Predicted 3D model of a 351-nucleotide part of an RNA (small-subunit ribosomal RNA, central domain) from a wastewater metagenome. Its mean pLDDT, the model's own confidence on a scale to 100, is 84. The full RNA is in RNAcentral, with records from SILVA.
Context: one part of a larger RNA
RNA sequence: UUGGGCGUAAAGGGUGAGUAGGUGGUAUUGUUAGUCGGGUUUGAAAGAUCGUGGGCUCAACCCAUGAUAUGGACCCGAAACGGCAAAACUAGAAUAUGUAAGAGGUUAGUGGAACUAUAUGUGUAGGGGUAAAAUCCGUUGAUAUAUAUGGGAACACCUAAAGCGAAGGCAGCUAACUGGUACAUUAUUGACACUGAAUCACGAAAGCGUGGGUAGCGAUACGGAUUAGAUACCCGUGUAGUCCACGCCCUAAACGAUCUUGACUGGCUUCAAGGAGUAUCGACCCUCUUUGUGGCGAAGCUAACGCGUUAAGUCAAGCGCCUGGGAAUUACGAUCGCAAGAUUAAAACUC
Numbered sequence: 001u002u003g004g005g006c007g008u009a010a011a012g013g014g015u016g017a018g019u020a021g022g023u024g025g026u027a028u029u030g031u032u033a034g035u036c037g038g039g040u041u042u043g044a045a046a047g048a049u050c051g052u053g054g055g056c057u058c059a060a061c062c063c064a065u066g067a068u069a070u071g072g073a074c075c076c077g078a079a080a081c082g083g084c085a086a087a088a089c090u091a092g093a094a095u096a097u098g099u100a101a102g103a104g105g106u107u108a109g110u111g112g113a114a115c116u117a118u119a120u121g122u123g124u125a126g127g128g129g130u131a132a133a134a135u136c137c138g139u140u141g142a143u144a145u146a147u148a149u150g151g152g153a154a155c156a157c158c159u160a161a162a163g164c165g166a167a168g169g170c171a172g173c174u175a176a177c178u179g180g181u182a183c184a185u186u187a188u189u190g191a192c193a194c195u196g197a198a199u200c201a202c203g204a205a206a207g208c209g210u211g212g213g214u215a216g217c218g219a220u221a222c223g224g225a226u227u228a229g230a231u232a233c234c235c236g237u238g239u240a241g242u243c244c245a246c247g248c249c250c251u252a253a254a255c256g257a258u259c260u261u262g263a264c265u266g267g268c269u270u271c272a273a274g275g276a277g278u279a280u281c282g283a284c285c286c287u288c289u290u291u292g293u294g295g296c297g298a299a300g301c302u303a304a305c306g307c308g309u310u311a312a313g314u315c316a317a318g319c320g321c322c323u324g325g326g327a328a329u330u331a332c333g334a335u336c337g338c339a340a341g342a343u344u345a346a347a348a349c350u351c
Stems, first nucleotide, its partner, number of pairs: 004322003007305002012319001014202004021195003025089002028086005034081001035078008048068008092192001093189004097184004104178007111155001115151008126137002163170002207248006216242002221237004259318006267296003271292007300307002324351003333344004
C1' cells in the first nucleotide's frame, strides 16, 4: 500500500458557521471528453502464461505453432448510469401564517433569608474549636439576645429520572431588547441540499493585564495540633483569587469517553411540549399522532460488558483520527501569547 478499525483495547476534532472540494430528489428532451459495445492499428524478437502437436523410454527439459499480456491511438455506434444544456415537478430544504413551552442570551431595576461589620441597649464569664486539645477571641465586657444602619456574594422551598442551548453552559423576581425550537393549516419559492480541508466565531475552571470591589470562602503563607518526621490530613488566622468592567489566555474525564446528515428495521412504558378525535357545562381521563426526554427489551450486533427506532443493528454521503509499549500531552523548528504556556510534532536508544 491493499486492507482493518475508532463506547470501555490505539483511535471522533471541545462546539458551531462555512470557502474550496467530494456527494446529491422526481420526471422529460437534447447532447456527450466519463461510461458501454464493435472495428482498425500498435503493444519487436527472446522470455512469461495457457492451448495444440512433436522430440529425449515418461517427466522435468527442449522444438514448432496459436492465443493472451486486461494498455495506447484512431474510427464507427449506444444513451441505461454519470456530466452538460433547456424547460418542468414537489416528497428534501427554506419562507409565510397561527399557536405553544422553556434556568436560551444581553442590559437595567428590584426582593427576602443568611452572613459579616459598625452603633446602641440588656447581660456576665466565658466563648470558640476538636477524637481530645491548643493556637485564637473575651472584664478596654466577648459569646448570647434585641434594634438600627452599612456591605458584598449567592439565590432555600418550588426542583423533577424535568426544561432550554451548537457546545461550554444556563436557576430569586420584574421590565426592555433578542436568538433558536416544536406543532397545525394551507399557501409561497422550486433542489435553493448534505458534508466540509482551509478560514472565522464561541469556548468551564484556573491563570494573566488595567481599574474597581472584597461579606463569606480560601491556593500560597504564618501559627496550633497529630506524628518517628508531617513541607499533609484536623484547628486558628489569612494573601492572591473567587465578584464587576474592559482586554487576553484557548485548555479539561470540554464525556454519551459514542463526528455530522439521510434512509430502513418488532414492541412495552415514564416524563415534557403541541395537534386531532371521543367525552364533558368545563377541565381531567381515554384513543390516535408529531417532536423531544428517560427506563426495559424482539431481531441483529459485540471479545465481553453491553447497545438495541435517541443503535454500538442494516445501508449511504462527507470529514476527523488510529497502526506495539516506553522515550513523548517531549526535543528542535514554526505559528500564536504580556507571560504562564498552547498548537503542530520527531529521532537516537530501549523492551